This is a predicted structure of a 146-nucleotide RNA (glmS glucosamine-6-phosphate activated ribozyme aptamer).
């Protein structure tokens, strides 16, 4: 040092593929969600958040997952307690403004018999979160010091 196995990670709108669709001289190959956003920890329960494309498959199914609900258990709002609410930038409601959208069509190549896929290439969302401002909640009991 280089090449193969094999194992563990790493993937999280993520993986997987027995049905279906396309493609193949049947051996098979392909396709099977586009990004954006999101995790305090067990447990259980659920078809887990936005929106883009398309109107013929982004059908269908298995799994997984950071969503929601419910209980505990730690933490954050006052020193304690309970209540309630969040989740470490740790109430809730409005409004501005920022949050690098991708792909899908098109157009240009490479690669396959093909289907199909890779690159390249302008542009177009909402939701969250941040940050400014407005408003509203900010409970009951209790210990210590002034």
């Nucleotide at each position: 040092u280089a090449u193969a196995u094999u194992u563990u990670c790493u993937a999280a709108g993520c993986g997987c593929c027995a049905g279906g669709g396309c493609c193949u001289a049947u051996g098979g190959g392909u396709u099977g969600a586009c990004g954006a956003g999101g995790u305090u920890a067990a447990c259980a329960g659920u078809u887990a958040u936005c929106g883009a494309a398309a109107a013929a498959u982004u059908c269908g199914g298995c799994g997984g997952a950071u969503g929601c609900u419910g209980u505990u258990a730690c933490g954050g709002a006052u020193g304690g307690u309970a209540a309630u609410u969040c989740g470490u930038u740790a109430u809730c409601u409005c409004u501005a403004u920022u949050u690098u959208a991708a792909a899908a069509a098109g157009c240009a190549a490479a690669a396959u018999u093909a289907a199909u896929c890779u690159u390249g290439u302008a542009a177009c969302a909402a939701a969250u979160a941040a940050u400014a401002g407005a408003g509203a909640a900010a409970u009951a009991c209790u210990g210590a010091a002034a």

Record summary: Its mean pLDDT, the model's own confidence on a scale to 100, is 77. It matches the Rfam family "glmS glucosamine-6-phosphate activated ribozyme aptamer". Rfam describes the family as follows. This entry contains a glucosamine-6-phosphate activated ribozyme that is found in the mRNA for GlmS. GlmS is an enzyme that uses fructose-6-phosphate and glutamine to generate glucosamine-6-phosphate. The sequence was found by an Rfam model in a public genome assembly. The model forms 86% of the base pairs in the Rfam consensus.